Glycine riboswitch aptamer, 111 nucleotides, folded computationally. Its mean pLDDT, the model's own confidence on a scale to 100, is 76.
């Protein structure tokens, strides 16, 4: 110099669950000459539920150390859509693991 099927910023284009439950404030707001009253919106509380931002646990298996003559044993690391539900969510809107193009920059191998 070229340079990914690796990795990632970004961009578009798919993307699932699960109450738009119940109380309370009456901050905004709307209505009312006013008293006072609504509860779209906020706040705060309670129950029930979800799993696919993000985080927790773990090992038939796989690696590493250490005792054993050996046979076996101890320790510790490592995964997911699995698992808790800590966060997060439970109308739409956003978000969304993951996928698919696009696509800058890093790199690994060659040369």
């Nucleotide at each position: 110099a070229c340079g990914a099927c690796c990795g990632c910023a970004c961009u578009c284009u798919g993307g699932a669950g699960a109450a738009c439950c119940c109380c309370a404030u009456g901050c905004g707001g709307c209505c009312u000459u006013a008293c006072g009253g609504c509860u779209c919106g906020a706040u705060g509380g309670g129950u029930g539920c979800c799993g696919a931002a993000g985080g927790u646990g773990c090992a038939a298996g796989c690696g590493g150390c250490c005792c054993g003559g050996a046979a076996g044993g101890g320790c510790u690391g490592u995964a997911a859509u699995c698992u808790c539900u800590c966060a997060g969510g439970c109308a739409a809107a956003a978000g969304g693991a993951c996928a698919g193009a696009g696509g800058a920059c890093g790199u690994a191998u060659g040369c």